[in-house]
C1' cells in the first nucleotide's frame, strides 16, 4: 500500500432486528466483638462517530476513527 476481525458499565465479555445484560469491581444493610467469607438490594451506559435500510437498529450496509493480526 492491501486484506482481515474486533469497538457494548471501572475492567473482562455475552447478546446479531422489537425488553440493553452477566461475571468482577463500587455502594448500602443483614450476619461478627471486629474483619474476612457469605446473603440481599441499588447505582453506574448518547452500545466509537457520521450518514443509509427498515414500522422499528448494539445487531443490516457505506464511510470515518482507534485498536489488533497477516500479507507485501
Nucleotide at each position: 500500500a492491501g486484506g482481515c476481525a474486533c469497538a457494548u458499565a471501572g475492567c473482562u465479555c455475552a447478546g446479531u432486528g422489537g425488553g440493553a445484560g452477566a461475571g468482577c469491581a463500587u455502594c448500602a444493610c443483614c450476619u461478627u466483638g471486629a474483619c474476612a467469607c457469605g446473603g440481599u438490594g441499588g447505582g453506574g451506559g448518547u452500545c466509537u462517530g457520521c450518514g443509509g435500510u427498515u414500522c422499528a437498529a448494539u445487531c443490516c450496509c457505506g464511510c470515518a476513527u482507534g485498536u489488533g493480526c497477516c500479507u507485501a

The RNA shown here (transfer RNA) has 72 nucleotides and comes from a Kofleriaceae bacterium. The coordinates come from a structure-prediction model, not an experiment, and the mean pLDDT is 84. It matches the Rfam family "tRNA". Rfam links the family to the GO term triplet codon-amino acid adaptor activity. Rfam classes the family as a transfer RNA. RNAcentral records the identical sequence in 7 taxa.